RNA sequence: GCCGCCAUAGCUCAGUUGGUAGAGUGACGGAUUCGUAACCCGUAGGUCCCCAGUUCGACUCUGGGUGGCGGCA
Numbered sequence: 001g002c003c004g005c006c007a008u009a010g011c012u013c014a015g016u017u018g019g020u021a022g023a024g025u026g027a028c029g030g031a032u033u034c035g036u037a038a039c040c041c042g043u044a045g046g047u048c049c050c051c052a053g054u055u056c057g058a059c060u061c062u063g064g065g066u067g068g069c070g071g072c073a
Base pairs, nucleotide, nucleotide: 001072002071003070004069005068006067007066010025011024012023013022019056027043028042029041030040049065050064051063052062053061
């Protein structure tokens, strides 16, 4: 320098015929227990990496950029 993949909750990740986002874990509260742990219930937590375009509508499609990983040279 060229090519490919990835970027979503604190962390690990799901989420595609485009229709306003979820799980596990963690945090907090509750129930249970003599008490703790475990188990069970609930709550909060997100400008979906950034900018622009297409569309009535974009995490999702298009272009550019940034960062990470891998391959070739």
The RNA shown here (transfer RNA) has 73 nucleotides and comes from Acanthopleuribacter pedis. NCBI's taxonomy places the organism under Bacteria, Pseudomonadati, Holophagae, Acanthopleuribacterales, Acanthopleuribacter. The coordinates come from a structure-prediction model, not an experiment, and the mean pLDDT is 83. Rfam family: tRNA. The family's RNA type in Rfam is transfer RNA. Its family is annotated with triplet codon-amino acid adaptor activity in the Gene Ontology. The RNAcentral record of the sequence draws on ENA and Rfam.